[in-house]
Context: one part of a larger RNA
RNA sequence: UGACGGGGGCCCGCACAAGCGGAGGAACAUGUGGUUUAAUUCGAUGAUACGCGAGGAACCUUACCCGGGCUCAAACGCAGGAUGACGGGUCCCGAAAGGGGUCUUUCUUCGGACAUUCUGCGAGGUGCUGCAUGGUUGUCGUCAGCUCGUGCCGUGAGGUGUCGGCUUAAGUGCCAUAACGAGCGCAACCCCUACCGACAGUUGCUAACUGGUGAAGCAGAGGACUCUGUCGGGACUGCCGGCGCAAGCUGCGAGGAAGGCGGGGAUGACGUCAAAUCAGCACGGCCCUUACGUCCGGGGCGACACACGUGUUACAAUGGCAGGUACAGCGGGAAGCCACCGGGCGACCGGGCGCGGAACCCGAAAACCUGUCUCAGUUCGGAUCGGAGUCUGCAACCCGACUCCGUGAAGCUGGAUUCGCUAGUAAUCGCGGAUCAGCAUGCCGCGGUGAAUACGUUCCCGGGCCUUGUACA
Numbered sequence: 001u002g003a004c005g006g007g008g009g010c011c012c013g014c015a016c017a018a019g020c021g022g023a024g025g026a027a028c029a030u031g032u033g034g035u036u037u038a039a040u041u042c043g044a045u046g047a048u049a050c051g052c053g054a055g056g057a058a059c060c061u062u063a064c065c066c067g068g069g070c071u072c073a074a075a076c077g078c079a080g081g082a083u084g085a086c087g088g089g090u091c092c093c094g095a096a097a098g099g100g101g102u103c104u105u106u107c108u109u110c111g112g113a114c115a116u117u118c119u120g121c122g123a124g125g126u127g128c129u130g131c132a133u134g135g136u137u138g139u140c141g142u143c144a145g146c147u148c149g150u151g152c153c154g155u156g157a158g159g160u161g162u163c164g165g166c167u168u169a170a171g172u173g174c175c176a177u178a179a180c181g182a183g184c185g186c187a188a189c190c191c192c193u194a195c196c197g198a199c200a201g202u203u204g205c206u207a208a209c210u211g212g213u214g215a216a217g218c219a220g221a222g223g224a225c226u227c228u229g230u231c232g233g234g235a236c237u238g239c240c241g242g243c244g245c246a247a248g249c250u251g252c253g254a255g256g257a258a259g260g261c262g263g264g265g266a267u268g269a270c271g272u273c274a275a276a277u278c279a280g281c282a283c284g285g286c287c288c289u290u291a292c293g294u295c296c297g298g299g300g301c302g303a304c305a306c307a308c309g310u311g312u313u314a315c316a317a318u319g320g321c322a323g324g325u326a327c328a329g330c331g332g333g334a335a336g337c338c339a340c341c342g343g344g345c346g347a348c349c350g351g352g353c354g355c356g357g358a359a360c361c362c363g364a365a366a367a368c369c370u371g372u373c374u375c376a377g378u379u380c381g382g383a384u385c386g387g388a389g390u391c392u393g394c395a396a397c398c399c400g401a402c403u404c405c406g407u408g409a410a411g412c413u414g415g416a417u418u419c420g421c422u423a424g425u426a427a428u429c430g431c432g433g434a435u436c437a438g439c440a441u442g443c444c445g446c447g448g449u450g451a452a453u454a455c456g457u458u459c460c461c462g463g464g465c466c467u468u469g470u471a472c473a
Stems, first nucleotide, its partner, number of pairs: 001473002003470003007467007015457002019421005026313008034304002042053002064299007076122009087104007106113002124288002127286003133282002135277003138273001140271001145184006151160003164175003190265004195233007205222002209220003236259001239253001240251004315414001319373006331362003336355002340351004380411001385406007427449007
């Protein structure tokens, strides 16, 4: 100087408390450990691994295993030699890859070009080392810190500044001060959202006028309104009262759509964990070279006594079922989204309009109304299994999703313990997208309905500042 303390002081954070909903019990989905296996490819492992890399494992992917092949090799460059091929048709072996036979087959200004093949040099490796590395990322932590120049103090390491008082979300600011300034961080500048204005009106809108319909912005027309966009305005403790030297704090103050950081996002200082990644990529070193390279067929990554994490569905009446009836937003669409009509109980199929889309299409559910069930392992719950089908795809046996009929398991609110959340949040309800032929309870977004509680900081956890002690560096 740091670090640490079951030392002290001050202060924060869903850290506790106050609340609401979960996990831990059940079934299933998914990841992991373990075990098994020819293989169950590899990585990630307290917080910071475990619906993680993977934003799509039937083949492919695929890196693993078994078997069958190739050896200039899947591709490319250079040099030399050879050939007129390569390719295409066809036949044979084969699971395919591959191997073999046969027919056909270049241009030329004759220098060669082009292609194939052979030889050689460069290949190739998801082989090892993340403790050789770059790049990127997690975490402490969006915590308020981390430093520098000059000066001053100290023999020196170093200190001071950065301490103290007040204040703030903040090393935010004010005052004080052997310090005076400055940098990286904080904040602001950026984006979305809440209000208003101007400009612009089509594919959007419809107040007035007109036409028109079963109904309709349907049409003429209009820019008022909604909306869509671009540019501006607006909030600054600016005003008033109280407290304060000031910074600032406070008010069931004003005005205002919004008030004291309005809400959300992007943004992550010096550094820590020899943290993660050589399998995204790049790269040093080491290793393989008729194989640790590469191609193909099949299998595996999907196994299952068990253990854990994350989820989905429930255990019901604030509910289940049946019928009726409304209201979104983000987005996506051409090998696509598919109106509408017909067929089918249905998944879906056959026709077929529109739309590269403010025009067409994909499109809510909870809610609300009516009826029914009456506390039961049930009209709860839907696992599992049997049968019959649909769709995608070369192909659904291992191993897809969905539909219909039947079957109807566990489960009656879950021990110790533990997680999330402070407002349009939690909870609950559905919708969209990426990936994608097909496959979503996961992920990333979107809107609908919409709470309870916070006395307080003694305690648990993490963190910041000052101070004290020293087994540690």

This is a predicted structure of a 473-nucleotide part of an RNA (small-subunit ribosomal RNA, 3' major domain) from an uncultured bacterium.
RNAcentral holds the full RNA, with entries from ENA and SILVA.